[in-house]
Molecule: Bacterial large signal recognition particle RNA
Organism: Dehalococcoidia bacterium
């Protein structure tokens, strides 16, 4: 150096999360690189870190190491945007409304404006009055076989007689009770009242008087001033979240280079 046969190793890797830690199942990124069983209220191990069983490949393009590159993921009390929220000042836009100088129009006013003052009503409470309503009384009528009265026919009783007694019916008047009803009387009642009297409240409204003596009220509108609401711009703070940058961390695929067994025979 070549041939043959073995062994180490390899037959995916990584990120976050879970975990005392290491792996796996699951999720995500790369990528195509065996099979079966176990496995997230978990499965199996212990710094030697998946366990158990089987298969393929095999010392090199395939295994191991350094370096380069770098998909992608995580973290940040960092920066700077979006979305949302809060807050603050100037300015600005819109809407609404107020005040004021002026202009204009209308109404009203010497049959008295504005203003001042005074009285009354309306309002509240109380004593009353009246009407209404209810009840009762008064008045009239009916109304008791007997247990109401008067008068008592007939009849009855007492008496020798004269006379007397009780007394039903009828008649009359009444009680209890019933009915009628205009007026009158009494009591009670309140969502009644052009009401009297007393007290109160008050300028909101109506109305009367006195003083004074010339304005008062309203609509539209230019300008000016202010107020409120909403929006825009700007600043600050914050925001479950989205996207970007910076820092940091892990890091697949890929690339250059280097390293690495055993046996037999030639």
């Nucleotide at each position: 150096c070549c041939a043959u046969g073995c062994u180490a190793g390899g037959c995916g890797g990584g990120g976050a999360g879970c975990c005392a830690g290491c792996g796996g199942u699951g999720c995500c990124c790369u990528g195509u690189a065996c099979u079966c069983g176990c496995a997230a209220u978990c499965c199996g191990c212990u710094c030697u870190a998946g366990c158990g069983a089987g298969g393929c490949u095999g010392a090199a393009u395939u295994c191991c190491c350094c370096c380069c590159u770098g998909a992608g993921g995580g973290c940040u009390a960092c920066g700077a945007c979006c979305u949302g929220c809060g807050u603050g000042a100037c300015g600005u836009g819109g809407c609404a409304g107020g005040g004021u100088c002026g202009g204009u129009c209308g109404g009203u006013a010497g049959u008295g404006a504005c203003g001042u003052u005074u009285g009354g009503g309306u309002c509240c409470c109380g004593u009353g009055c009246g009407a209404c309503g209810a009840a009762g009384g008064c008045u009239u009528c009916c109304g008791a076989a007997c247990c109401u009265c008067g008068c008592c026919a007939g009849a009855u009783c007492c008496g020798g007689a004269a006379g007397g007694a009780a007394g039903c019916a009828a008649c009359g008047a009444u009680a209890a009770g019933g009915a009628a009803u205009a007026u009158c009387c009494u009591u009670c009642g309140g969502g009644c009242g052009c009401c009297c009297c007393g007290g109160g409240a008050g300028u909101g409204c109506c109305u009367g008087g006195a003083c004074u003596g010339a304005g008062c009220c309203g609509g539209c509108u230019u300008g000016c001033c202010g107020u409120g609401c909403c929006g825009c711009c700007c600043g600050c703070g914050u925001u479950c979240g989205g996207a970007c940058g910076a820092g940091u961390u892990c890091g697949a695929c890929g690339g250059u280079g280097g390293g690495u067994g055993c046996a037999u025979g030639g």